Overview:
Small-subunit ribosomal RNA, 5' domain from a metagenome, 560 nucleotides, folded computationally. RNAcentral holds the full RNA, with entries from SILVA.

Context: one part of a larger RNA
RNA sequence: GAACGAACGCUGGCAGCGUGGAUUAGGCAUGCAAGUCGAACGAGAAGCCGCUCUUUCAAUCUUCGGAGAGAAUUGGCGGUAGACAGUGGCGGAAGGGUGAGUAUCGCGUGGGUAACCUACCCCUCAAGUUGGGGACAACUCGCCGAAAGGUGAGCUAAUACCGAAUGUGGUGGUCCCGCACAUGUGGGAUUAACUAAAGACGGGGAUCCUUCGGGACCUGUCGCUUGGGGAUGGGCCCGCGUACCAUCAGCUUGUUGGUAAGGUAACGGCUUACCAAGGCUUUGACGGUUAGCUGGUCUGAGAGGAUGAUCAGCCACACUGGGACUGAGACACUGCCCAGACUCCUACGGGAGGCUGCAGUCGAGGAUCAUUGUCAAUGCGCGAAAGCGUGAACAUGCGACGCUGCGUGGAGGAUGACGGCCCUAGGGUUGUAAACUCCUGUCAUGAGGGAAAAACCGUUCCAUCUUUAAUAGGGGUGGGACCUGAUGGUACCUCAAGAGGAAGCCACGGCUAACUCUGUGCCAGCAGCCGCGGUAAUACAGAGGUGGCAAGCGUUGUUC
Numbered sequence: 001g002a003a004c005g006a007a008c009g010c011u012g013g014c015a016g017c018g019u020g021g022a023u024u025a026g027g028c029a030u031g032c033a034a035g036u037c038g039a040a041c042g043a044g045a046a047g048c049c050g051c052u053c054u055u056u057c058a059a060u061c062u063u064c065g066g067a068g069a070g071a072a073u074u075g076g077c078g079g080u081a082g083a084c085a086g087u088g089g090c091g092g093a094a095g096g097g098u099g100a101g102u103a104u105c106g107c108g109u110g111g112g113u114a115a116c117c118u119a120c121c122c123c124u125c126a127a128g129u130u131g132g133g134g135a136c137a138a139c140u141c142g143c144c145g146a147a148a149g150g151u152g153a154g155c156u157a158a159u160a161c162c163g164a165a166u167g168u169g170g171u172g173g174u175c176c177c178g179c180a181c182a183u184g185u186g187g188g189a190u191u192a193a194c195u196a197a198a199g200a201c202g203g204g205g206a207u208c209c210u211u212c213g214g215g216a217c218c219u220g221u222c223g224c225u226u227g228g229g230g231a232u233g234g235g236c237c238c239g240c241g242u243a244c245c246a247u248c249a250g251c252u253u254g255u256u257g258g259u260a261a262g263g264u265a266a267c268g269g270c271u272u273a274c275c276a277a278g279g280c281u282u283u284g285a286c287g288g289u290u291a292g293c294u295g296g297u298c299u300g301a302g303a304g305g306a307u308g309a310u311c312a313g314c315c316a317c318a319c320u321g322g323g324a325c326u327g328a329g330a331c332a333c334u335g336c337c338c339a340g341a342c343u344c345c346u347a348c349g350g351g352a353g354g355c356u357g358c359a360g361u362c363g364a365g366g367a368u369c370a371u372u373g374u375c376a377a378u379g380c381g382c383g384a385a386a387g388c389g390u391g392a393a394c395a396u397g398c399g400a401c402g403c404u405g406c407g408u409g410g411a412g413g414a415u416g417a418c419g420g421c422c423c424u425a426g427g428g429u430u431g432u433a434a435a436c437u438c439c440u441g442u443c444a445u446g447a448g449g450g451a452a453a454a455a456c457c458g459u460u461c462c463a464u465c466u467u468u469a470a471u472a473g474g475g476g477u478g479g480g481a482c483c484u485g486a487u488g489g490u491a492c493c494u495c496a497a498g499a500g501g502a503a504g505c506c507a508c509g510g511c512u513a514a515c516u517c518u519g520u521g522c523c524a525g526c527a528g529c530c531g532c533g534g535u536a537a538u539a540c541a542g543a544g545g546u547g548g549c550a551a552g553c554g555u556u557g558u559u560c
Base pairs, nucleotide, nucleotide: 001560002559003558004557006556007555008554009553010552013406014405015404016403017402018401019399020398026362027361028360030359031358032357035090036089037088040087041086047080048079049078050077051076052075055072056071057070060067061066097317098316099315106242107241108240109239110238111237112236113235116234117233121230122229123228125227126226127225128224129223130164132162133161139154140153141152142151143150144149169195170194171193172191173190174189175188176187177186178185179184199222200221201220202219203218204217207216208215209214243289244288245287250280251279252278255277256276257275258274259273260272261271262270292314293313294312295311296307297306298305299304319340320339321338322337323336342353343352344351345350370396372395373394374393378392379390380389381388382387409439410438411437412436419430420429421428422427443501445496446495447494448493449492458482459481460480461479462478463477464476465475466474467473504549505548506547507546508545509530510529511528515544516543517542518541519540525532526531
C1' cells in the first nucleotide's frame, strides 16, 4: 500500500447492487418447511333438492263424528355434493442446512469397467395385455388402556395380493462365426429347463345381449408386461498431485498371497474354511497433531505466499453409537428398530421428542437480522388437466457490513465587515468565506398520474392438417376472445414550495502532506519506529490555523 463474512470509538442525508451466527456440531418454547392423485378403489359427513311416514300448528269446510290447502319438525329412501379418514400409485434418496468427522481414491485431474446398475424421460423400436381365485384395511359390533395405542369377531373393492395360460423375447445348456486385452464379449442356429401383465377415461352408427343403468363390438388417449436401443445419474478400480512432527523407526495376523465356497448390481480377504509366510517402511511405514477438498478469493510486476465466507462442483454428517427394512436409488435431516444421555407427559403400569430447514429463544461471545409477504415469476413433486403443495425461490424488512453513484447548493460579492487567533501593535490571517444580490431544484417533503414492463400457461371459438368407419372424440399448426402480480399505488413521470432538511473524522517532530499561541513542568501524559516532557514543548492538554480523506474517518485483529 492492498484486502476482510470483521469488531470497537466518534459521526451519520439518499439510492442501487451485494452481503450478514466465523464462537457452543451447545440446549430449544411456538408456527410453518412434502405432498399429491376421485381419470386406480371401497365407503361416504355437513349442506341442497325430491318422495314418504311420524309429531305439532292451522286458513277453510262440516252431517260436529271429522276432512283438511298450507307451514314447521324427527326418521326413512333416492339424487346432488364432496369434507375427514382408509386401501392403492408416484414422490418423501430431490430441494434446504452444516463442516463435527475425514491426511483419505475423500477431493482435483486423466483414464479403465471384456467386473456393473440406472425409477421417471425419449425411440419417426419389437411383441403382448388371456382366463381365474382368495384376502386385508376402511366400516360394524365387542374388549383392554390415564394416554400413546392395542386386540377379537364379522362384511367389502381395486391398477393391492396370488395361482394358471401364452413365450415375440429374456435367462440357462450345446454348436458355429467374428472381435478382443487373459478371464471374455457380439451375432447366428438349436435345445427345451425357468420366466409376464391391469386396467382407467372419452367418442360412436349398424348388429347381439340386457337387471333398461349398461355391456359385447369399433375407435382415441393415458397406462400395464416382456425385451432392444438412447439419454441421464450413479457404483467400483487405477496413474499422478494433495499439511506439520523423527523429541513417532519399526508396523501388520484377515495381516500378504493362493484354492474352494458364500455374498454383491459388480471386481475384490468383502466374508468364511484350508494352505503358504508373506506384505509395508528413511522415496518416511506406523503413531501423533491439525484440516472438509476443489473451481476460486486476497496479495504480488511475476514467481510465489496466504486462504477456501457468499456463488458453483464433489464429499461427509443429521441428539450420540449401532442396525437393517422398503425401494430403481438410502443403510434414509422433518422413516423404522435397539442401546445411551437429555427434555416433557403420566392415573406410576407406561408413553412422547430430536431446528447442523425458515423465522425465533436462552446460553456462551468483541460480534452477525424479521417468530414478514406470495406461490405472481423460475424450478421441483403429484395429477389427463384444472389445479394443489413448496420457509426451494421470488420479494419486502433490519445492519454504513462492503462496493458504486448522488447530494449537503451555483454565480456574483471587499468597507477585505463583526467576531476569533497571532502580532515587531504597523498589521496579518480566518477570507469571497459570511452578510447581501441574482439563480437552480438533484435528493428529501407534499400533491397528482401511473393495473407501465416483468406473462407465459390455461380455457373457449374459428380455420386447416392428422388419427378414425366417422362431419364423435383426441392430437398438431395459425388466428381471435377471456383470465391470472406478493412486491405495490412501488419504480417512473409531472407539478408545488423553498437554500430551505443533510459533515464529519483523523493528523500536523522525522519517516509523512500540514505551525503558532496558551497551560503543564521527567508531572500529567504521548508513542507504529526513532523518541518527546526536568519553565520559552511545532511531539503532552486546549485553542486558532493548516493538511488529508469524506458519509464516512480513525483504531484493533488477520493475510500478502